Context: one part of a larger RNA
């Protein structure tokens, strides 16, 4: 000096920040991813119109308009958020490379969108179940689904030839086969499909970097190369079959420990040491372990499957669930906050749009946890008052300190006005900041020390005892070292003490 800090004593106010560092332990409850009726067909509710029945004001149909929204169908649930168990690794940083690659949504360039079929949910009717959920049946849409046609600068295979290079090659390429496309809607406008490009995210390789142990010396069979095959968006032993025998190592392999990794913080005069809270990049995990499915992207935190361990329901036949999202509770523990409010702002996702939706995020509560700001009075006032404490009994000192005059009103307190944030409109915050007044010193001062180091002395109790304490010691009848008093030093909403790092 520095701290996501605890503990002990004391706390008055504001702004900014932080706030489960232990059990990646178990979770009650509510929230956290919804949205699109301008793809689809029901349904259902209001209001009008017209029929029709007739009880003359009521049911009933068909239409038209305005809502709702289970389903089927799109986008989005791969972000946003949480957490550091794992991992010593191309995890990450850092600098190259991909002639070996992928990219929804956005932009840009060209071209299209012709015809046609057949399910299926909702729904109706039966039905099995205690539930979660099912089963048959009959019908029925669509931007779901399928078949045909159209087809080049796409693929695939042959290609003469040209240019270029980085080894394997790359690009261009006249022609030939074959093969592949679509959807529409409430129509100036959004979609739709083929293809070229472009941003944008990403995926693979390489060099170099990256903790400790030799009381861990040899490891290694898909090992290591190479032909051929699958597989992948892609290289690649990624996988498989054959062959070969290699490959790594004292420039530490292997094996054990420990550990997310950086930008950066901390501390140094620097080199360097420690450390990765908060913030912002990157990884890696989702109750423990495997898998795949969708999708442009996942092996998917609030998907799905099997298996395991708990929990919870059950009519014992079988079901349900993952807080390491926000808050909150038990546990653990020295120790760490509200089951708050709002989509007003920033941003997300969905919708042509209004809008929805959003514990991302703004915002308030709590907490002297960290920093900084502020006060808690100012001026004058010596009979140097009482009182305390000490004395050589004169006195010293507390002390200008108070009393006692005379101002001020910061901040809290009342009252009134009141906002940027928000271009037109919308303000949780919040009647908040902030500004005017009102009143009155009025409501705000601890805590540690005093032997040296180390600033700052005395007196009484104690008597090697109680006790002190970071070294050194100190205490055994005159203790400045123990515990009280006065008095003094220090820091000051704090002070000490502990604990870790330089």
């Nucleotide at each position: 000096g520095a701290c996501g800090a605890a503990c002990g004593c004391u706390g008055g106010c504001g702004g900014c920040a932080c706030g489960c560092c232990u059990a990646a332990c178990a979770c009650a409850u509510g929230c956290a991813a919804g949205u699109c009726g301008a793809a689809c067909g029901g349904a259902c509710u209001u209001a009008a119109a017209a029929g029709a029945g007739c009880u003359u004001g009521c049911u009933u149909u068909u239409u038209u308009a305005a809502g709702u929204u289970a389903g089927u169908g799109g986008c989005g649930g791969a972000c946003g958020g949480g957490u550091g168990a794992g991992u010593a690794a191309c995890a990450c940083g850092u600098g190259a490379g991909c002639a070996a690659c992928c990219u929804g949504c956005c932009u840009c360039u060209g071209a299209g969108a012709g015809g046609g079929g057949g399910a299926u949910a909702g729904c109706u009717u039966c039905u099995g179940g205690a539930a979660a959920c099912g089963g048959a049946u009959g019908g029925u849409a669509a931007u779901a689904c399928c078949c045909c046609a159209u087809a080049a600068a796409a693929u695939a295979u042959a290609a003469a030839u040209a240019u270029c290079g980085c080894a394997u090659g790359a690009u261009a390429g006249a022609u030939a086969u074959a093969u592949c496309a679509a959807a529409g809607a409430a129509a100036u406008u959004c979609g739709c499909u083929c293809a070229g490009a472009g941003a944008u995210g990403g995926g693979c390789u390489c060099g170099c970097g990256u903790c400790u142990g030799a009381u861990u010396a040899g490891a290694u069979a898909g090992u290591u190369g190479g032909u051929g095959a699958g597989g992948u968006a892609a290289c690649g032993g990624c996988u498989c079959a054959c062959c070969a025998a290699g490959u790594c190592g004292a420039c530490g392999a292997u094996c054990a420990g420990u550990a997310g990794c950086c930008g950066g913080a901390c501390u140094g005069a620097g080199a360097g040491g420690u450390u990765g809270a908060a913030c912002g990049g990157c990884c890696a995990c989702a109750u423990u372990g495997g898998g795949a499915c969708u999708g442009g992207g996942a092996c998917a935190c609030g998907g799905c499957c099997c298996a395991g361990a708990c929990u919870c329901c059950u009519a014992c036949g079988g079901g349900a669930g993952g807080c390491a999202g926000c808050a909150g509770u038990g546990g653990g523990g020295a120790a760490u906050a509200u089951u708050g409010c709002a989509c007003a702002a920033u941003g997300g996702a969905g919708g042509g749009a209004a809008c929805u939706c959003u514990g991302a995020u703004g915002u308030a509560g709590c907490g002297a946890u960290g920093c900084c700001g502020c006060g808690u009075g100012g001026a004058g006032g010596a009979a140097g008052a009482a009182g305390g404490u000490u004395u050589u009994c004169g006195g010293a000192u507390u002390g200008u300190a108070a009393a006692c005059u005379c101002c001020u009103u910061u901040u809290a307190u009342c009252a009134g006005g009141g906002a940027c944030g928000a271009u037109a409109a919308u303000g949780a915050c919040g009647g908040u900041a902030c500004c005017u007044g009102a009143a009155g010193a009025a409501a705000a001062a601890g805590c540690u020390c005093c032997g040296g180091c180390u600033a700052a002395c005395u007196a009484c109790g104690u008597g090697c005892c109680a006790g002190c304490a970071g070294c050194c010691g100190c205490g055994g009848u005159a203790a400045u070292a123990c515990g009280u008093a006065g008095g003094g030093a220090g820091c000051g909403a704090g002070c000490g003490u502990u604990g870790u790092c330089c």
Molecule: small-subunit ribosomal RNA, 5' domain
Organism: uncultured bacterium